Predicted 3D model of a 73-nucleotide RNA (transfer RNA) from a Candidatus Poribacteria bacterium. Its mean pLDDT, the model's own confidence on a scale to 100, is 82. The source organism's lineage runs through Bacteria, Bacteria candidate phyla and Candidatus Poribacteria. Its Rfam family is "tRNA". It is annotated as a transfer RNA. Its family is annotated with triplet codon-amino acid adaptor activity in the Gene Ontology.
[in-house]
RNA sequence: GGGGGUGUAGCUCAGUUGGGAGAGCGUCUGGUUUGCAACCAGAAGGCCAGCGGUUCAACUCCGCUCAUCUCCA
Numbered sequence: 001g002g003g004g005g006u007g008u009a010g011c012u013c014a015g016u017u018g019g020g021a022g023a024g025c026g027u028c029u030g031g032u033u034u035g036c037a038a039c040c041a042g043a044a045g046g047c048c049a050g051c052g053g054u055u056c057a058a059c060u061c062c063g064c065u066c067a068u069c070u071c072c073a
C1' cells in the first nucleotide's frame, strides 16, 4: 500500500423483511437471612464508531472517514 471481518448498555454479545433498541453478567433499591452468599421483585444505564446520501421511515441499504483484528505484498 491492497483485500476481508468487526464496532449496539460498565463487560460479553443478540437484533430474523427497513417500522418495538434487547439478553446474560455487573450496578442500585426493596424483600428474605443473625450476617454473607444464593434466591425473589423492581429500577437506573444507549450519540447503535463518526459524517453524508437514499427512503414516508435507517442499528439495518449506499458512499467516505476513524478505531481494531486478520490475510497478501
Stems, first nucleotide, its partner, number of pairs: 001072007010025004019056001027043005049065005